This is a predicted structure of a 106-nucleotide RNA (SAM riboswitch aptamer (S box leader)) from Soonwooa buanensis. The RNAcentral record of the sequence draws on Rfam and Ribocentre.
[in-house]
RNA sequence: AUGUUAUCCAGAAAGGUUGAGGGAUUAGACCCUAUGAAACCUUAGCAACCCUUUGCAAAAGCCAAGAAGGUGCUACGUUCUACCAAGAUAUUUGGACAGAUAACAA
Numbered sequence: 001a002u003g004u005u006a007u008c009c010a011g012a013a014a015g016g017u018u019g020a021g022g023g024a025u026u027a028g029a030c031c032c033u034a035u036g037a038a039a040c041c042u043u044a045g046c047a048a049c050c051c052u053u054u055g056c057a058a059a060a061g062c063c064a065a066g067a068a069g070g071u072g073c074u075a076c077g078u079u080c081u082a083c084c085a086a087g088a089u090a091u092u093u094g095g096a097c098a099g100a101u102a103a104c105a106a
Base pairs, nucleotide, nucleotide: 002105003104004103005102006101007100008099013043014042015041016040017039021032022031023030026082027081028080029079044074045073046072049070050069052066053065054064055063056061078098083095084094085093086092
């Protein structure tokens, strides 16, 4: 890098180094940013995918609670729109594609 499955309207930031971009990509919009972007480091936290512990259960577990470990995450719904369908022409809803994360597979 690829495939399968599940989830993606919740949640959770301080410090240090550095110094101009950033919100995945293309386009548009809207935002964040020298009151310090991105990146890296430290500490803290959130969550509960894996693992693990306890409870319930005969067992299976779309169940409940916890959080030592492996990941992940800690502005804006995956920031919104783009494609399809419905509705309606100001607006909205659902889905697809793409993407992200986890587990598994070869």

Lineage of the source: Bacteria > Bacteroidota > Flavobacteriia > Flavobacteriales > Soonwooa. Model confidence (mean pLDDT): 82 of 100.